[in-house]
RNA sequence: AGGUCAGUAGCUCCAACGGUAGAGCAGUUGAUUCCAAAUCAACGGGUUGUGGGUUCGAAUCCCUCCUGGCCUG
Numbered sequence: 001a002g003g004u005c006a007g008u009a010g011c012u013c014c015a016a017c018g019g020u021a022g023a024g025c026a027g028u029u030g031a032u033u034c035c036a037a038a039u040c041a042a043c044g045g046g047u048u049g050u051g052g053g054u055u056c057g058a059a060u061c062c063c064u065c066c067u068g069g070c071c072u073g
Stems, first nucleotide, its partner, number of pairs: 001072007010025004019056001027043005049065001051063003
């Protein structure tokens, strides 16, 4: 330099053919307990990497850039 894959909650990851952004763990509160752990219940937490475009509507499609992994030279 070229090619390719990925980037979504604190972490690990879902999300058909574009139509309400989710799960597990973690966190907070409560129940239980003599106190904890474990268990159970509830709650909070997101500008879907950046900036544009298409569309009535974009995590999803198109373009640019950034970051990381892999391959080629």
This is a predicted structure of a 73-nucleotide RNA (transfer RNA) from a Betaproteobacteria bacterium. Its Rfam family is "tRNA". Gene Ontology term of the family: triplet codon-amino acid adaptor activity. By type it is a transfer RNA. The sequence was found in a public genome assembly.